[in-house]
RNA sequence: UCCCGACAAAACCAAACCCUCCGUGAGAAGGGGGCGGAAAGCGGCGGGUCUUAUAAGAAGUAAGAUGGCCGAGCUGCCGAA
Numbered sequence: 001u002c003c004c005g006a007c008a009a010a011a012c013c014a015a016a017c018c019c020u021c022c023g024u025g026a027g028a029a030g031g032g033g034g035c036g037g038a039a040a041g042c043g044g045c046g047g048g049u050c051u052u053a054u055a056a057g058a059a060g061u062a063a064g065a066u067g068g069c070c071g072a073g074c075u076g077c078c079g080a081a
Stems, first nucleotide, its partner, number of pairs: 004079002012037002017032004022027001035068001041074002045071003048066007
C1' cells in the first nucleotide's frame, strides 16, 4: 500500500412514518424521525425495478424516476485480527 472490516476510536449519512412544499406520476427538496449503512460518498455507464406518453391490450418506442436493487467506474475516514 492492497485485501479485509473489530460489540476499536472519532466523525458522517439517514429507511419507514409525520409535517411543509414541488411534480400528471414514479418520485424530489426542506424539517422532524432512526430502520439501517465502511462507501447509504460521486456520476444513471450496463442490467433490474418503477412512472408517464403512445398503443384495444401486450410487446415495442419515447421521455423520465431510483446511486439505500445489482454490476462496473471514480474518489475517500479509521486500523484490531
The RNA shown here (c-di-GMP-I riboswitch aptamer) has 81 nucleotides and comes from an uncultured Desulfobulbaceae bacterium. The sequence was found by an Rfam model in a public genome assembly. The model forms 95% of the base pairs in the Rfam consensus. The coordinates come from a structure-prediction model, not an experiment, and the mean pLDDT is 85.